Annotation: Predicted 3D model of a 120-nucleotide RNA (SAM riboswitch aptamer (S box leader)) from Nesterenkonia sphaerica.
């Protein structure tokens, strides 16, 4: 750059600095704003997606011990290692993005927009 997946009615706000518009775009509403919205900076907070780890637990696989034995049964054992396996008031810790009015503000359009992942 971008094919294409996956979300967009679950959760999370204070300070500081700016000043008049914002909620992405058009119609139409509804709503936020000089009690200072939006936006920008910092702290904190929320948990979708990706990434790495630990932990427990299942599953694989089974080192190694006894016994009969004579190359196999039986019984114990339960170690390293793998799981692209679980953990549901969506488990724990860390990182990467992201978000923290209202369902993406609500209907209704448009090769619609966001955010995450992403062969090539």
């Nucleotide at each position: 750059u971008a094919a294409c997946c996956a979300u967009c009615c679950c959760g999370a706000g204070c300070g500081g600095c700016u000043g008049a518009g914002a909620g992405a775009u058009c119609u139409g509403g509804c709503u936020c704003a000089u009690u200072g919205a939006c936006g920008c900076c910092g702290c904190a907070g929320c948990a979708a997606c990706c990434c790495g780890g630990a932990u427990a637990c299942u599953g694989c696989a089974g080192a190694c011990c006894u016994a009969c034995c004579g190359a196999g049964u039986a019984g114990g054992g339960g170690a390293a290692g793998c799981a692209c396996g679980u953990a549901c008031c969506u488990g724990c810790c860390g990182g990467g993005u992201g978000c923290u009015a209202c369902c993406g503000c609500c209907a209704g359009g448009a090769c619609c927009g966001a955010u995450g992942g992403g062969a090539g």
It was read from a public genome assembly, where an Rfam model found it. Its Rfam family is "SAM riboswitch aptamer (S box leader)". About the family: The SAM riboswitch is found upstream of a number of genes which code for proteins involved in methionine or cysteine biosynthesis in Gram-positive bacteria.